The RNA shown here (small-subunit ribosomal RNA) has 1480 nucleotides and comes from a metagenome.
[in-house]
RNA sequence: UGCAGUUGGGGGCGAUUAUUUUGCAGCUUGCUGCAAGGUAUGAACUUUUAGCUAUAGAUUAAUUCUAGUGGCAAACGGGUGAGUAAUACAUGGAUAAUAUCCCCUUGAGAGGAAAAUAACUCCGGGAAACCGGAGCUAAUAGACCGUAUUAUCCCGUGGAGGUAUCUUCGCGGGAUGAAAGAUUACUUCGGUAAUCACUCGAGGAUUAGUUCAUGUCCUAUCAGCUAGUUGGCAGGGUAACGGCCUACCAAGGCUAAGACGGGUAGCUGGUUUGAAAGAACGACCAGCCACAGUGGCACUGCGACACGGGCCACACUCCUACGGGAGGCAGCAGUCGGGAAUCUUGGACAAUGGGCGAAAGCCUGAUCCAGCGAUACCGCGUGGAGGAUGAAGGUCUUCGGAUUGUAAACUCCUUUUAGGAAAGAUGAAGUCCCGGUAACCCCGGGAUUGACAGUACUUCCAGAAAAAGUCACGGCUAACUACGUGCCAGCAGCCGCGGUAAUACGUAGGUGGCAAGCGUUACUCGGAAUCACUAGGUGUAAAGCGUGGGUAGGUGGUUUGAUAAGUUGGGAGUGAAAGCUCCGACAAAAUUGGAGAGGACUUUCAAAACUAUCAGACUUGAGUGUAACAGGGGGAACCGGAAUUCCUGGUGUAGCGGUGAAAUGCGUAAAUAUCAGGAGGAACACCUAUGGCUAAAGCGGGUUCCUGGGUUAUUACUGACACUGAUCUACGAAGAUGUGGGGAGCAAACAGGAUUAGAUACCCUGGUAGUCCACAUAGUAAACGAUGGAAACUAGAUAUGGGAGGUAUCGACCCCUUCCGUGUCGUAGCUAACGCGUUAAGUUUCCCACCUGGGGGGUACGGCCGCAAGGUUGAAACUCAAAAGAAUUGACGGGGGCCCGCACAAGCGGUGGAGCAUGUGGUUUAAUUCGACACAACGCGAAAAACCUUACCUGGGCUUAAGUACUGGUUGUAUCCGGGCGAAAGCUUUGGAGACCCGCAAGGGAGCCAGUAGAGGUGCUGCAUGGUUGUCGUCAGCUCGUGUCGUGAGAUGUAGGGUUAAGUCCCAAAACGAGCGCAACCCUUGCCUCAUGUUGCUAAUCCCUAACGGGAAGCACUCUUGGGGGACUGCUCCGGUUAACGGAGAGGAAGGUGGGGACGACGUCAAAUCCUCAUGGCCUUUAUGUCCAGGGCCACACACGUGCUACAAUGGCUACUACAAUGGGACACUAAUCCGCAAGGAAGAGUAAAUCCAUAAAAAGUAGCCUCAGUUCGGAUUGAGGGCUGCAACUCGCCCUCAUGAAGUCGGAAUCGCUAGUAAUCGCUAAUCAGCAGGUAGCGGUGAAUACGUUCCCGGGCCUUGUACACACCGCCCGUCACACCAUGGGAGCUGACUGCAACCGAAUGCCGGCGUUUGCCGGGAGAAGUUGUGGUUAGUGACUGGGGUGAAGUCGUAACAAGGUAGGCGUACGGGAACGUGC
Repeated sequence: UGCAGUUGGGGGCGAUUAUUUUGCAGCUUGCUGCAAGGUAUGAACUUUUAGCUAUAGAUUAAUUCUAGUGGCAAACGGGUGAGUAAUACAUGGAUAAUAUCCCCUUGAGAGGAAAAUAACUCCGGGAAACCGGAGCUAAUAGACCGUAUUAUCCCGUGGAGGUAUCUUCGCGGGAUGAAAGAUUACUUCGGUAAUCACUCGAGGAUUAGUUCAUGUCCUAUCAGCUAGUUGGCAGGGUAACGGCCUACCAAGGCUAAGACGGGUAGCUGGUUUGAAAGAACGACCAGCCACAGUGGCACUGCGACACGGGCCACACUCCUACGGGAGGCAGCAGUCGGGAAUCUUGGACAAUGGGCGAAAGCCUGAUCCAGCGAUACCGCGUGGAGGAUGAAGGUCUUCGGAUUGUAAACUCCUUUUAGGAAAGAUGAAGUCCCGGUAACCCCGGGAUUGACAGUACUUCCAGAAAAAGUCACGGCUAACUACGUGCCAGCAGCCGCGGUAAUACGUAGGUGGCAAGCGUUACUCGGAAUCACUAGGUGUAAAGCGUGGGUAGGUGGUUUGAUAAGUUGGGAGUGAAAGCUCCGACAAAAUUGGAGAGGACUUUCAAAACUAUCAGACUUGAGUGUAACAGGGGGAACCGGAAUUCCUGGUGUAGCGGUGAAAUGCGUAAAUAUCAGGAGGAACACCUAUGGCUAAAGCGGGUUCCUGGGUUAUUACUGACACUGAUCUACGAAGAUGUGGGGAGCAAACAGGAUUAGAUACCCUGGUAGUCCACAUAGUAAACGAUGGAAACUAGAUAUGGGAGGUAUCGACCCCUUCCGUGUCGUAGCUAACGCGUUAAGUUUCCCACCUGGGGGGUACGGCCGCAAGGUUGAAACUCAAAAGAAUUGACGGGGGCCCGCACAAGCGGUGGAGCAUGUGGUUUAAUUCGACACAACGCGAAAAACCUUACCUGGGCUUAAGUACUGGUUGUAUCCGGGCGAAAGCUUUGGAGACCCGCAAGGGAGCCAGUAGAGGUGCUGCAUGGUUGUCGUCAGCUCGUGUCGUGAGAUGUAGGGUUAAGUCCCAAAACGAGCGCAACCCUUGCCUCAUGUUGCUAAUCCCUAACGGGAAGCACUCUUGGGGGACUGCUCCGGUUAACGGAGAGGAAGGUGGGGACGACGUCAAAUCCUCAUGGCCUUUAUGUCCAGGGCCACACACGUGCUACAAUGGCUACUACAAUGGGACACUAAUCCGCAAGGAAGAGUAAAUCCAUAAAAAGUAGCCUCAGUUCGGAUUGAGGGCUGCAACUCGCCCUCAUGAAGUCGGAAUCGCUAGUAAUCGCUAAUCAGCAGGUAGCGGUGAAUACGUUCCCGGGCCUUGUACACACCGCCCGUCACACCAUGGGAGCUGACUGCAACCGAAUGCCGGCGUUUGCCGGGAGAAGUUGUGGUUAGUGACUGGGGUGAAGUCGUAACAAGGUAGGCGUACGGGAACGUGC
């Protein structure tokens, strides 16, 4: 400030105006102030009077405001959703068990008398709120008397109706019980009339109360609840029924169709979503309910136990004079607080509605409007048309261009909206006055009423003018590039992105979507058939109870009749309005008119097929009977033999036993072995079987007794008696428990011995519970067919157990039919597949149980059971994005089969030990440049590090450079010889010489200088790449097209049988063909032939020479290098499928790919290389480029690889002597000759080579010496002296001579190569190269041994099998411990909340009783809050403690996955650091 007031019936007070009166106050004493006053006009009333006048009186009237008394309203309207799981709500009924102010209709009436009280006046108390006393007064206030009926009640009595408590219509008697006036008009003044109000009835309408049925969330880890409880009788109470209340009596009532308890929640029309069925929700609007600070209570009233009334208690706030008081926005605005978050302290009653009033009217934060908010829905605009030089700018770029993009600029046009101006509503109906009427309605005339609002709308004016954002661009999902960043920063709905080229982060450009919005977050439905009613499943994915019996319940054979509960159809009622759907008006949205849909509802009529109920009948389901049959079905008693062990005795002697091998153990006290006798317990060989029986667990020597079930045959009897089965109950392996027995063998625990890194195990020796019996307990197993029970139907084939029948037979088989069981294969069908398949996992019906992602967890808490162990029921927090099934392809296996390879074996020779060489690691260093790391790095890149190489280090220089392009300048320029400094590079110079090329010329080129673009980089990334290479592996494989099979991944082809070096070939086959590989084609070598004939060759012939030899001559031979031939399992025999092919043989130089080489499928290893080269990106630019000198790559406690030389007599040394091939040679190879011990030097013939040279081959051979020693082995190391190359030999070359003479006497574990001209051994050549070879690449000489064979090691191929692996066994993976974090259980307790029971106290307020009487007093019993005690439920917290989960790189082992190295697992028991081990 304000949401509820209004109303003159009555009484009273004050104010104003009018009327009336004319003064009042002050002190400066004649002035000032106030009220006035004057004149004019001037209504009504009372009294007196006949009237008038006058006088007197001072009243009277009107209006407004306010308080009180009274009436009506305030119980409506408005707000909120705390409580409430039913005193609520929804739908339909009942009220014969009720009330109802105002309203309508109708009947009747309103008579009389009296007493109070507020206001007011006076006095008093209090700070205030307010209160008290005294004195008046009225009413449409209250009470009283009288009268009245169809009112109410009582008594008696008579009809009618109803299922009924009863209802209804009468009669007689008795009792009780009403009222108020006001206004207006008229009047004969007595009254009358109208309107409003009042009283008593009857009826209606409205509203309300009560009550019944049905529906209405989660939880059973809430299973029993209840004493006014259930009912009755009587009374009280209420408008009314009723345990609603009281007394008495009875012992009932509710509950598995969920009582009681706990949690949550206002209910509905409807809203959202959905195809629907549903699911979720209950804002706005509408109906109902509940609430008004919290709790209780009543009063008034028609109506309340009352939001803006009252009383009390409590909490809180405020005032106070401390005594006491005031308050309740979940009304509208507004404030504060909380929060992610929610508006103006607006206008108006003009309209609609409400209250009061006769009305005017007053009130109305209801309402109508406005304000704020893009909160939602709808509509509009931010311009339109043209416009290519495709402008500039931006971005990208392969540098050409592309894109932004007709986009802009520019030209022409339009003006919605915003802006300025003009004009300007509908919403108004009423109301009042006048007229008309008997009156009202109505009609006519006049006046008047708009908050919104100068708003909507309309018109005019100017000008493209003032008006676009947001999200995204890896896939889902429309839309891509650049830069920055570098597992950082960050993104993320899911998958996931980011570790230097990010379409995924950030920014930019571009693009896509939507648009005055866009995106995010939260929530709901959908998709999700992912709780499945419609509409799912349960062999292996989650899921069939271990198995029977059986209660409730569910379901149920054939037939007849009845009924009409279900069911079906018609009619009626209701299902409010709004909403939804459709139609109409209507730019859109909205608004409005109409129709329809909507129920497990109510009622009525009808039908009778099906279900149901009742009654009757039937026999096929089920059961009974009769005759047979099979059986380890169950229980009890008795009996038997084999074997183990023990005991006694005999024989007998040193071992036995046990294992992968051993040991512990037993044994000279006589074991083991063997013979005889005895004791005792447990289990029952053969028969024995995919066989039999039982509900399952399970049942096996024999006999007897008791006993259950089944099958077949017959069809006599009963007549649906059936199926399933929650709760319940019985049985239920092994292990375990209790008590008492028993105890041979076996054997958890335990002990010892082994094994082992350890070995709480596997193996061994012992050994106790236990295993056995009786009686109890327990109640679980991978209790499995991982498959609940019952019934019906749907191809077969085959085997077997138990019956019956038939055919046949002398008889027994065989054979056929049929019923019941038990198996295998298989059709249709089903299944994700595997598979199932008349014994269904097929097709149907009925009933039960169970499932709903993995882990946490079958755990915790609670309940029940148990002696215990434990069982049963059974969660959540938290965490993950999977877990799981079946099948496929690979890979792997301490799985299997087949096969190959110097893979093993059989051999030969080495390495590993020594010294040296060389490479690597490590260390060192200024630098020891870099790369290569199992095989497949390590005598590798490097086919040559003194300088150079060279990339490294130190120091000294250069900066457009060594070089390229362009531009400009320059021509005493190029080039050469000098001087100075310097380590050189280089810097410098008054020195000297010289006078560039093409062109007729112009000019051009070259050089130099300057500038620009850039150059350069052995800098990084081989995980950005190309190319090249290694490797599996010269292994025999790798694929494709078409077809076929499979839902598919895939398979087939390419699995089979043979054969091969070979996926080589043959046969067969749902495959038929083809490609890359294999083989062949190529080179080389081995044989022949033709051709060729120098530089090669020399048989014959000739010449010369003493001889060697030379020259002619020739091309026969060797040889050269071209062309042909030859070998193909071609021929014979045998084997084999008349095959491929294999074996043997002949011939042949060669025989089964003749030997060797080149040649390397699809692919693997992110294998190697950015330091060969090329190249993307990054980095560097007076340096990470480049030049130069010196140093380093050559270091040296050490380790490894590859080699050389040896250790000697198959040898060494000396001497003599024979036989090759491949290759090379001009700044080269170098002969003869000479010198030097030698390396080498001098000298220089020949040779660009089948001509000349290196060139001697060596081992071998012949002869001699050495005689087993650290040597006449071995040669390292060191000293001295030389030689060669080269600017240069110190760091740091090679060689020679003399001297020195180390280790080493054949090499540990381990390991390498080789199958024939091979290993081994011997030398030769070449590349690189000035020089340097123990390396490498080649060449020839001499020239073996062995291969039984495929068990094993390694590698590989094919098939198959298992798999929890797929980065593919260098895989995967389990548990303890340690650390961090998280949630959770227990926990001495502690603190709250809710609640039960008992009690105490007891406000307000009803009730009862008594006494007094009408202000009361006393007593009783209820009663909120509070208090006490004791329980229950629940939440929080708690020292400590239990397990659980999560966490890039922790510890210990290796339990599981392969035969996982002891097959694994289930139940149970014991034991152990841990996974786990062991027993049954």

The prediction has a mean pLDDT of 80. Its Rfam family is "Bacterial small subunit ribosomal RNA".